Context: one part of a larger RNA
């Protein structure tokens, strides 16, 4: 020069758009961050309705008990589908972790879309509530009822499984795939609307797809040889076990190999790309915002459920640590969103809102959503505006300076004349919002509702030059000088160097030069 997630310093009007713990993967008070489905079911509570008794009253009626219906308003618990997405963070990791480009005839896959078939008919539980108990608690034990889209048999078996045949295609030669034939095993569940007829969700099986996960290769990836030799489940074979799958992936037996100066091992460091900064490019340096990938989730280990996990707000188990405790025994993980303490040169509300885009459930309404969209703080970075424009003396004052004549600030000021962005106030007032639901209508359309931001942007009026300029430099390099104070002293400095009595290098003033809502200095990388 250019650049930054900055910082410190002096200053500091306004707006868009972005951006913000780079240290302590330190601890962590208090909310909130993952639920929903009454159109799977059971039981309570409430509300409505009709209707019975009993009190008071002639009655109307009022209260007070019962009964049946009816309705998901409300709670619990079954059960179903999410919770593995979304968000965080970079500790580990030098690896098929990553990126590039291929394999899978060795794999698997909820929900969604296509397309075939099925959806019979039975059976025993048990949670919530109810009694009992034990605990201080957190919660555990028994009894004894009942419902299911919860569990279990039975039938059926197109396809599928598995095995015995036949033919073809193909192939890593090991099998794969298509057809056909016979043998064997293996399902299921209802729910709503409707007088019905039927319709709509759903439940089994199969078979394609999309999307998604998984495995394996080739090649690419920092530093240190003052790290030279690593390795015993090693390295390969055969059986078997495991996996959704191939595999020394795990065991038993065999053999004795495998890897390395083209750097094996080992010890440093470190997610990794897409990009980013710089460069004329080759290169070099980086990976923070955004997007992909992976890894973690208080430390370590394990599995459990599921299509999916070895599971951030699940589970055991061990450790630290922090709380409670009646001392038996528990209870807990912000590297989600704010916020708190510490730590640092340094990094923000204990905000509004589900209107909008996405996501979970749900036939929907609609709940949930600190994802997200939005306000807030910070000149922390870019980008635009403003801080007024024009006239105007041989030229006020003031203040530097000076040969005391003068110069220099300087059209600068003052005065005159002109505009009103911003900012102040006043009136108006959005796009974002159209799906979705009601309503009409055969339809095709119209109609009605729904905005956190925000009473903002924006738009029109209203008054006045009014409310808005600093910061750094002036020896040479490198744009910009003179006084005066000081006297190798204070003090300056990137580099060379200033400064010992005339100092354009120190202070300080006038001027001056350069950037500008900024301006220098420090870090840092080219």
């Nucleotide at each position: 020069g250019a650049g930054c997630g900055a910082a410190c310093g002096c200053u500091g009007g306004c707006g868009g758009c972005g951006u913000g713990c780079u240290u302590a993967a330190c601890a962590c008070a208090u909310g909130c961050a993952a639920g929903u489905c009454g159109a799977g079911u059971g039981c309570g509570c409430a509300g409505c309705u009709u209707u019975c008794u009993g009190u008071a009253g002639c009655a109307a009626u009022a209260c007070a008990g019962g009964a049946a219906g009816u309705c998901g308003g409300c709670g619990c618990a079954c059960g179903g589908c999410g919770c593995a997405c979304g968000g965080g963070u970079g500790c580990g990791u030098a690896a098929c972790a990553c990126g590039u480009g291929g394999g899978c005839a060795a794999u698997c896959u909820g929900c969604c879309c296509u397309c075939g078939g099925a959806u019979g008919g039975g059976g025993g539980a048990u949670a919530c509530c109810c009694c009992c108990g034990c605990g201080a608690a957190a919660g555990c034990g028994g009894g004894a009822c009942u419902a299911a889209u919860a569990c279990c048999g039975c039938a059926u078996g197109a396809c599928a499984u598995u095995c015995c045949g036949a033919a073809g295609a193909c192939c890593u030669c090991g099998g794969u795939c298509u057809u056909u034939g016979g043998a064997c095993u293996c399902a299921a569940a209802g729910c709503c609307c409707g007088c019905a007829a039927g319709g709509g969700c759903g439940u089994c099986u199969g078979a394609g797809g999309a999307g998604g996960a998984g495995c394996c290769c080739g090649c690419g990836c920092c530093c240190g040889a003052u790290u030279a030799g690593c390795u015993a489940g090693u390295u390969g074979g055969u059986g078997a076990g495991g996996u959704a799958a191939c595999g020394g992936c795990u065991c038993a037996c065999c053999a004795a190999g495998g890897c390395u100066a083209u750097g094996a091992u080992c010890g440093g460091u470190a997610g990794c790309c897409g990009g980013u900064c710089u460069g004329a490019g080759a290169g070099g340096a980086u990976g923070g915002c955004c997007g992909g990938c992976c890894a973690c989730a208080c430390u370590g280990g394990a599995a459990c459920u599921g299509a999916g996990a070895c599971a951030c707000g699940g589970u055991c188990c061990a450790g630290a640590c922090u709380c409670c405790u009646a001392c038996g025994g528990g209870a807990g993980g912000c590297a989600g969103c704010a916020g708190u303490g510490g730590g640092g040169a340094a990094u923000a509300u204990u905000g509004c809102g589900c209107a909008a885009u996405g996501g979970g459930c749900g036939a929907a309404a609609g709940c949930c959503u600190g994802a997200c969209g939005c306000a807030g703080c910070g000149a922390c970075g870019c980008c635009g505006c403003g801080u007024g424009g024009g006239g105007g003396a041989u030229g006020a004052a003031g203040c530097u300076u000076c040969u005391c004549g003068g110069a220099g600030u300087g059209u600068a000021a003052a005065c005159c004349c002109c505009u009103u962005u911003c900012g102040a106030c006043c009136c108006g007032g959005a796009c974002g919002a159209a799906u979705g639901a009601c309503c009409c209508g055969c339809a095709a359309g119209g109609g009605u509702u729904u905005g956190a931001c925000g009473g903002u942007a924006c738009g029109g009026g209203u008054a006045u030059a009014a409310g808005a300029a600093g910061c750094c430099c002036c020896g040479g390099c490198u744009a910009a000088c003179u006084a005066c104070g000081u006297g190798c002293c204070a003090g300056c400095a990137g580099c060379c160097g200033c400064g010992g009595u005339a100092a354009u290098a120190c202070g300080u003033a006038g001027g001056g030069g350069g950037c500008c809502a900024g301006c220098g200095u420090u870090g840092c990388u080219c």